[in-house]
RNA sequence: CUACAUCUUCGGGGCAGGGUGCAAUUCCCGACCGACGGUAAGGAGCAUGUUGAAUGUUUCAAGUCCGUGACCCGCUUUGUGAAACUCAGCGGUGGAUCCGGUUUAAUUCCGGAACCGACAGUUACAGUCUGGAUGGGAGAAGAUGACA
Numbered sequence: 001c002u003a004c005a006u007c008u009u010c011g012g013g014g015c016a017g018g019g020u021g022c023a024a025u026u027c028c029c030g031a032c033c034g035a036c037g038g039u040a041a042g043g044a045g046c047a048u049g050u051u052g053a054a055u056g057u058u059u060c061a062a063g064u065c066c067g068u069g070a071c072c073c074g075c076u077u078u079g080u081g082a083a084a085c086u087c088a089g090c091g092g093u094g095g096a097u098c099c100g101g102u103u104u105a106a107u108u109c110c111g112g113a114a115c116c117g118a119c120a121g122u123u124a125c126a127g128u129c130u131g132g133a134u135g136g137g138a139g140a141a142g143a144u145g146a147c148a
Stems, first nucleotide, its partner, number of pairs: 002148001004145007017029003031128002033117002035068004042060007063115002072092005079085001097113005119131003
């Protein structure tokens, strides 16, 4: 240093202003938001070096690409006398991008214009309110252990 085991911590943002109406953060105008890993030619910092270049290293970088997760459904399974419920695993479902520019190379950069967003609830239809959720979670960081 790598993989493995155990443990700890961390792990999601957002309707300003206005219109209609008995009633809407749900409709209309408009505003705002973008989880995790990968890919990535870009940005920033530091070090070495310098006429200039360059090299090393740290960090940030795609909502729409490739995957993952939350919600929902099914099967198997643990706990129970049984059921409800629950533990673990597997499978299914599940949204959206183009144009121009640069280039050897970009759906990632630059410019422009678009588009998308679980379930339940609600005086009126919700990405943004309330709720399941003081939950779960992809995963991130760290500690310890034994072996090579």